[in-house]
RNA sequence: GGCGUGAUAGCUCAGCUGGUUAGAGCACAGCACUCAUAAUGCUGGGGUCGGUGGUUCAAGUCCACCUCACGCCACCA
Numbered sequence: 001g002g003c004g005u006g007a008u009a010g011c012u013c014a015g016c017u018g019g020u021u022a023g024a025g026c027a028c029a030g031c032a033c034u035c036a037u038a039a040u041g042c043u044g045g046g047g048u049c050g051g052u053g054g055u056u057c058a059a060g061u062c063c064a065c066c067u068c069a070c071g072c073c074a075c076c077a
Base pairs, nucleotide, nucleotide: 001073002072003071004070005069006068007067010026011025012024013023019057028044029043030042031041032040050066051065052064053063054062
């Protein structure tokens, strides 16, 4: 330098063919239970979906460019 995969909650991830409220588990907070803690049950908070722009009635999802991570290939006196 070329190609590919990925970036969504604090962490690990799902989100199918673009569609009407963006989700799960763990973690966190409150409540119940307990002498107390843990476990368990119930409830809740937390995201502008890596960035910018574009297509569309509508974008996490499609397109372009950029950033970062990983992998493969190539180049190097």
Predicted 3D model of a 77-nucleotide RNA (transfer RNA) from Aliisedimentitalea sp. MJ-SS2. Rfam family: tRNA. From the family's description: Transfer RNA (tRNA) molecules are approximately 80 nucleotides in length. Rfam classes the family as a transfer RNA. Its mean pLDDT, the model's own confidence on a scale to 100, is 82.